Annotation
Predicted 3D model of a 75-nucleotide RNA (transfer RNA) from a Rhodospirillales bacterium. It matches the Rfam family "tRNA". Its family is annotated with triplet codon-amino acid adaptor activity in the Gene Ontology. By type it is a transfer RNA.

[in-house]
């Protein structure tokens, strides 16, 4: 410097135009003698910034930051 991929709840990740989700956690209950599992309820999002198409954008375009691999030049 090129090419790829990625970026959504606290954590892993899922949704590729039409109501933003799912396990784990965090809270509140049940139930137990009680604890662990278990089970019922729930909290919690600028979907990485901007900007553009559309009736409507996590999603489809340009751009910009971040992370990550791969390749390439200098000296």
């Nucleotide at each position: 410097g090129g090419c790829a991929g990625c970026g959504u709840a606290g954590c892993u990740c899922a949704g590729u135009g039409g109501u933003a989700g799912a396990g784990c956690a965090g809270g509140g209950g049940a139930a137990u003698c009680a604890u662990a599992a278990u089970c019922c309820c729930u909290u919690g999002g600028u979907c990485g910034g901007g900007g553009g198409u559309u009736c409507g954008a996590a999603u489809c375009c340009c751009u910009c930051c971040g992370c990550u691999g791969c390749u390439a030049c200098c000296a």
Model confidence (mean pLDDT): 84 of 100.